């Protein structure tokens, strides 16, 4: 310098080929049950605004394509391996 594979919620990852509501597990908060507690079993659990209905924004960063990008194109950044 060239190739390949990856980057998604606090962690671990599934989607991407073949655009169409960003889910799963685990953690962590809250409640049930217990004399407590643990297992369980139930709700929540990005980030902003806002009293609250709601609205916007988010899958390494920047752009382009499209009615619509986490998915397709293009530059770049980090990781790991391989060539030279």
């Nucleotide at each position: 310098g060239c190739c390949g594979c990856g980057g998604u919620g606090g962690c671990u990852u599934a989607g991407c080929c073949u655009g169409g509501u960003a889910g799963a597990g685990c953690g962590c908060c809250g409640g049930u049950c217990u004399u407590g507690a643990a297992a369980a079993c139930c709700g929540g659990u990005g980030u902003c605004c806002g009293a609250a209905a709601g609205g916007a924004c988010g899958c390494g960063c920047a752009g382009g394509u499209u009615c619509g990008a986490a998915u397709c194109c293009u530059g770049c950044c980090c990781g790991c391996g391989g060539c030279g």